[in-house]
Molecule: transfer RNA
Organism: Candidatus Nanoarchaeia archaeon
């Protein structure tokens, strides 16, 4: 310089056009304990990296742009 591939709650992740974007971890709250751990219940917590488009309809599909990776010169 060239090519391939990731980016979704705090973190790991499912979802590859469709009605409320899944779960695990953590966090907070209640019970339970003499008290801590475990254990049971609940809530909170995300403008799906970022503009632009296609399309009734985009976390998704197309174009630039941005961060990170691997391989090649």
């Nucleotide at each position: 310089g060239g090519g391939c591939c990731c980016u979704u709650g705090g973190u790991c992740u499912a979802g590859u056009g469709g009605u409320u974007a899944u779960g695990a971890c953590g966090u907070u709250c209640c019970c339970u304990u003499g008290a801590c751990a475990g254990g049971g219940g609940a809530a909170a917590g995300g403008u799906c990296c970022c503009c632009a488009g296609u399309u009734c309809g985009a976390a998704u599909c197309u174009g630039g742009g941005a961060g990170g990776g691997c391989c090649c010169a």